[in-house]
C1' cells in the first nucleotide's frame, strides 16, 4: 500500500438500504411481594451513535478524510 466487514447504553446488538422522537435483551437503582433473599412484577436511570468537516429544513444513516480491531490480496 490495495479491497472487504466492523466501531450505536457498562456488556451482546437490532436501526443504516429507504434521513424525519436514538432501541432491545441482560445488567445496574428504586418500589411492590417475601420471614429474609432469589425469582416475578411496574417504573427509573444510564448515549458526543468512533474523530472531524460537508450535503440537507433536518444525518446513527448521505458524501470526503482520518483513527481503531478483525479478515483477505500483493
Nucleotide at each position: 500500500g490495495c479491497c472487504c466487514c466492523g466501531g450505536u447504553a457498562g456488556c451482546u446488538c437490532a436501526g443504516c438500504c429507504u434521513g424525519g422522537u436514538g432501541g432491545a435483551g441482560c445488567g445496574c437503582c428504586a418500589c411492590a411481594c417475601u420471614g429474609g433473599u432469589a425469582a416475578u412484577g411496574u417504573g427509573g436511570a444510564g448515549g458526543u451513535c468512533g474523530c472531524g468537516g460537508g450535503u440537507u429544513c433536518g444525518a446513527a444513516c448521505c458524501c470526503c478524510g482520518c483513527c481503531c480491531g478483525g479478515g483477505g490480496c500483493u